[in-house]
RNA sequence: UACUUAUCCAGAAAGGUGGAGGGACUGUGCCCUGCGAAACCUUGGCAACCCACGGCUCAGGCCAUGAAGGUGCCACUUCCUGCUCCCGAAACGGAGUGAAGAUAAGUC
Repeated sequence: UACUUAUCCAGAAAGGUGGAGGGACUGUGCCCUGCGAAACCUUGGCAACCCACGGCUCAGGCCAUGAAGGUGCCACUUCCUGCUCCCGAAACGGAGUGAAGAUAAGUC
RNA backbone atom coordinates (compact mmCIF):
# COMPACT_ATOMS: atom_id res chain seq x y z
C1' U A 1 0.00 0.00 0.00
C1' A A 2 -4.04 -3.59 -0.68
C1' C A 3 -7.88 -6.73 1.28
C1' U A 4 -11.40 -8.63 5.32
C1' U A 5 -14.40 -7.70 9.66
C1' A A 6 -16.49 -4.34 13.37
C1' U A 7 -17.83 0.59 14.91
C1' C A 8 -18.90 5.87 13.76
C1' C A 9 -26.42 10.79 16.99
C1' A A 10 -22.38 8.91 23.62
C1' G A 11 -17.90 10.71 26.04
C1' A A 12 -13.50 13.75 27.26
C1' A A 13 -9.06 20.37 27.66
C1' A A 14 -5.73 23.19 30.16
C1' G A 15 -0.80 25.29 29.62
C1' G A 16 3.62 26.41 26.46
C1' U A 17 5.80 27.23 21.48
C1' G A 18 3.75 29.01 17.00
C1' G A 19 1.44 32.98 13.90
C1' A A 20 -3.09 32.04 9.63
C1' G A 21 -5.48 29.11 8.64
C1' G A 22 -8.89 24.89 9.95
C1' G A 23 -13.44 21.26 10.03
C1' A A 24 -10.21 14.45 4.77
C1' C A 25 -12.06 15.28 -0.42
C1' U A 26 -16.80 17.89 -3.40
C1' G A 27 -19.98 22.76 -2.63
C1' U A 28 -22.22 30.26 -4.28
C1' G A 29 -23.50 24.83 2.13
C1' C A 30 -22.93 25.60 7.39
C1' C A 31 -19.36 26.65 10.95
C1' C A 32 -14.54 27.43 14.03
C1' U A 33 -10.46 30.97 14.15
C1' G A 34 -5.84 37.42 16.03
C1' C A 35 -10.77 36.78 22.66
C1' G A 36 -4.99 33.19 18.43
C1' A A 37 -6.11 28.36 13.15
C1' A A 38 -2.84 24.25 11.68
C1' A A 39 1.41 21.86 13.63
C1' C A 40 4.63 20.46 17.74
C1' C A 41 5.55 19.82 23.18
C1' U A 42 3.86 19.07 28.40
C1' U A 43 0.18 17.72 31.64
C1' G A 44 -4.70 16.06 32.25
C1' G A 45 -8.89 13.42 30.63
C1' C A 46 -12.50 10.20 27.65
C1' A A 47 -13.56 5.60 25.71
C1' A A 48 -13.07 0.36 25.93
C1' C A 49 -10.92 -1.94 19.72
C1' C A 50 -6.74 -5.02 21.39
C1' C A 51 -6.02 -6.48 26.56
C1' A A 52 -6.95 -8.54 32.02
C1' C A 53 -10.43 -11.04 35.14
C1' G A 54 -15.17 -13.51 36.09
C1' G A 55 -19.81 -15.78 34.33
C1' C A 56 -22.84 -18.24 30.41
C1' U A 57 -22.51 -21.27 25.82
C1' C A 58 -21.08 -27.87 22.57
C1' A A 59 -19.22 -23.95 19.73
C1' G A 60 -19.27 -19.50 16.99
C1' G A 61 -19.99 -16.13 20.47
C1' C A 62 -22.56 -13.24 24.43
C1' C A 63 -22.72 -10.61 29.26
C1' A A 64 -20.55 -8.04 33.50
C1' U A 65 -16.30 -5.68 35.76
C1' G A 66 -11.47 -3.31 35.29
C1' A A 67 -7.92 0.25 33.06
C1' A A 68 -1.46 -1.65 34.12
C1' G A 69 0.03 -1.99 28.84
C1' G A 70 -0.69 -1.18 22.76
C1' U A 71 -3.63 2.08 19.74
C1' G A 72 -7.33 5.85 19.26
C1' C A 73 -9.84 10.20 20.58
C1' C A 74 -10.94 15.16 23.55
C1' A A 75 -16.12 22.11 18.49
C1' C A 76 -20.30 21.06 15.36
C1' U A 77 -23.95 13.35 14.11
C1' U A 78 -18.00 11.24 10.04
C1' C A 79 -20.63 19.29 10.84
C1' C A 80 -24.00 18.72 6.59
C1' U A 81 -23.75 17.03 1.67
C1' G A 82 -22.37 13.73 -2.75
C1' C A 83 -24.61 7.87 -5.64
C1' U A 84 -29.13 5.06 -5.68
C1' C A 85 -34.02 4.01 -3.84
C1' C A 86 -38.72 5.30 -1.10
C1' C A 87 -42.45 9.26 0.75
C1' G A 88 -44.00 13.96 -1.02
C1' A A 89 -47.31 18.51 -5.88
C1' A A 90 -42.53 20.31 -4.72
C1' A A 91 -38.36 22.04 -1.75
C1' C A 92 -32.57 23.59 -0.29
C1' G A 93 -38.16 18.73 3.06
C1' G A 94 -38.46 13.59 5.50
C1' A A 95 -36.82 8.32 5.91
C1' G A 96 -33.51 4.32 4.50
C1' U A 97 -29.24 2.15 2.18
C1' G A 98 -24.59 2.82 -0.07
C1' A A 99 -19.88 5.21 -1.78
C1' A A 100 -15.89 7.74 0.35
C1' G A 101 -13.42 8.55 4.95
C1' A A 102 -11.71 7.69 10.11
C1' U A 103 -10.38 4.16 13.96
C1' A A 104 -9.41 -0.80 15.66
C1' A A 105 -8.23 -5.90 14.94
C1' G A 106 -6.53 -9.31 11.43
C1' U A 107 -4.36 -11.25 6.55
C1' C A 108 -0.60 -10.84 2.46
A computed fold for a 108-nucleotide RNA from a Bacteroidia bacterium, annotated as SAM riboswitch aptamer (S box leader). It matches the Rfam family "SAM riboswitch aptamer (S box leader)". Its family is annotated with regulation of gene expression in the Gene Ontology. The coordinates come from a structure-prediction model, not an experiment, and the mean pLDDT is 81. NCBI's taxonomy places the organism under Bacteria, Pseudomonadati, Bacteroidota, Bacteroidia. It was read from a public genome assembly, where an Rfam model found it.